RNA sequence: CGCUGAUAAAGGUAAACCCAUCGUGAGGUGGGGACACAAAGCCACGGGUCUAGUUAACUAGACAGCCGGGUUACCCGA
Numbered sequence: 001c002g003c004u005g006a007u008a009a010a011g012g013u014a015a016a017c018c019c020a021u022c023g024u025g026a027g028g029u030g031g032g033g034a035c036a037c038a039a040a041g042c043c044a045c046g047g048g049u050c051u052a053g054u055u056a057a058c059u060a061g062a063c064a065g066c067c068g069g070g071u072u073a074c075c076c077g078a
Stems, first nucleotide, its partner, number of pairs: 005075001012037002017032006035065001041071003045068003048063006
């Protein structure tokens, strides 16, 4: 340095739900809260799910805590 991830250490994030708010909506943001997470940091590139327009096709959006991928990163016992 790389890989790995432990009855380690320092920390971090924050599900459901509640309140407020934005949005046609999926959902987002802030506060509370804590199910869980070794990338539950970031990215919509591929698949998937969801929403809107729409008869359908198609188009536009949402989800990174659905999976894969890309990229950056704390510690170092084995």